[in-house]
Context: one part of a larger RNA
RNA sequence: GGCAUACGGCGAAUGCCUUGGCAUUAGGAGGCGAUGAAGGACGUGGAUAGCUGCGAUAAGCCCCGGGGAGCUGCACUCAAGUGUUGAGCCGGGGAUUUCCGAAUGGGGAAACCCGUUACUGGUCAAGCGGUAACAUCUGUCUUUGACAGAGGCGAACGGAGGGAACUGAACCAUCUAAGUACCUCCAGGAAAAGAGAACAACCGUUAUUUCCUAAGUAGUGGCGAGCGAACGGGAAAGAGCCUAAACCGUGCUAUAUGUUAAAAUCCAUAUAUGUUGUAUAGCCGGGGUUGUGGGGGAUAUGUGUGAGUAUAGUAUGGUAUACUCGAGGAGUUAUAAAUCUAUUAUUUAGUAGAAUAUCUUACUGGAAAGGGUAGCCAAAGAGGGUGAUAGCCCCGUAAACGAAAAGUAAUAGACUUCUUAGUAUAUUUUCCCAAGUACUGCGGAGCACGUGAAACUCUGUAGGAAUCUGCCGGGACCACCCGGUAAGGCUAAAUACUACCUAAUGACCGAUAGUGCACGAGUACCGUGAGGGAAAGGUGAAAAGCACCGGGAGACCGGAGUAAAAAGAACCUGAAACCGUAUGCCU
Repeated sequence: GGCAUACGGCGAAUGCCUUGGCAUUAGGAGGCGAUGAAGGACGUGGAUAGCUGCGAUAAGCCCCGGGGAGCUGCACUCAAGUGUUGAGCCGGGGAUUUCCGAAUGGGGAAACCCGUUACUGGUCAAGCGGUAACAUCUGUCUUUGACAGAGGCGAACGGAGGGAACUGAACCAUCUAAGUACCUCCAGGAAAAGAGAACAACCGUUAUUUCCUAAGUAGUGGCGAGCGAACGGGAAAGAGCCUAAACCGUGCUAUAUGUUAAAAUCCAUAUAUGUUGUAUAGCCGGGGUUGUGGGGGAUAUGUGUGAGUAUAGUAUGGUAUACUCGAGGAGUUAUAAAUCUAUUAUUUAGUAGAAUAUCUUACUGGAAAGGGUAGCCAAAGAGGGUGAUAGCCCCGUAAACGAAAAGUAAUAGACUUCUUAGUAUAUUUUCCCAAGUACUGCGGAGCACGUGAAACUCUGUAGGAAUCUGCCGGGACCACCCGGUAAGGCUAAAUACUACCUAAUGACCGAUAGUGCACGAGUACCGUGAGGGAAAGGUGAAAAGCACCGGGAGACCGGAGUAAAAAGAACCUGAAACCGUAUGCCU
């Protein structure tokens, strides 16, 4: 020096465990914010570095409800307190809530600096302190101002305005990727869309949305790569409405015009008045909303009408309008819109909840829940804990019960609102039926459809109609035929998503896994910055965390003691590499 064996050291694998993750299901909730958010800075404890909580009332203050013996967070120490006059703890409501931050009195290198006005404390007076107001934009109004609203944050889902490239085409340019990523604006709990100028095909369907199919079909395509419908069929859900215009007003305003006893003052007659009128425009109210075209005006006919009061210069008769009572509907989810009460259900604390043994202690063991024996409950044998594996020890579980306060939903009522006189038929009139619109040329875009035979939709530009004997569409275009009625608007459900809350589940992970983070993790650390971004879990049933003695300067070691065991905090198990000690053999 090598090999072997034994015993150690170092080391951390492995096994076991799980506080944490991952995914999914069901339900809830779908927002927070100038009443100052999200997120922070700085403080705050008797002693306090971190985390958590809280805010100068600062691990907290008040009220209400639950609960019932301890409590002063994580956090195991000391001190000092507190609690059956009900604390701590849990839930509801409230108070306080520094400074920064949309940040909003002005400024600013965020958490700082400096003001004005009013009131006020203090001072002889000032400096100084306290409270309140003071930003901008938009809208409305009674406009030197007042009031209301907005601003910012937030995971995905939605609509709109912009809009790539890598890539594929085995190159690449049309094309593709893709209207994707990304940027911006605007929302909502969903959004968007939506009640035919639709489809269809000579039969018919009947708003929109979503799913299955039709179908990788018809098409489109350097007819390459690729892209890729619709009709029809089957389902989910189901809901329909309001304006504009004609016309009327015994409504208002503005402008123009009007002074003859004229127009006019609801109609008739009488009387009275004399800028009361007329025309145009705008606003308001009525009317009207459709495709077997509808509506309006005029005429005629039929049918129908709750009561009262007031007004229309006066009287009589009629007529019209308004209001009240009565009657009859409707309603917060479109067709108007808000609040309150009651009941029920539900959410935010909880209550109670069956059944075994001091049998075997002398079955094993440190410990029984394991083994044995004999029982019991079960609407409860889900699960977790307890010194090993417990239906009957504890927490729970099944079935049941519960709210002072606040929220949500449904129902009923209050309440609000509408109708209460029109309507039907026939004839006639040709008054209306959404205009720089439809449509056309040129240039583009969207449609599965790349300009093509290219309809349809949108529109930059130049032109530019018609009003039902009208207009649009049915994939160039024309005719016939068929369908519809544009150029205004609203509309639940079926659909999409999950930052967040609750309950539950897993042939999901088990500390190099599972989130980057099971732990004071977006931390330490790196970077000027945008940004990048770790490692790190386990004593024991219980600290019982080794009193005391000896050695040593001490760490520590040897005893002793605790403990089931030394598991001794460098702490479960403790492999290998690596380093030793002892012994044997070989050289």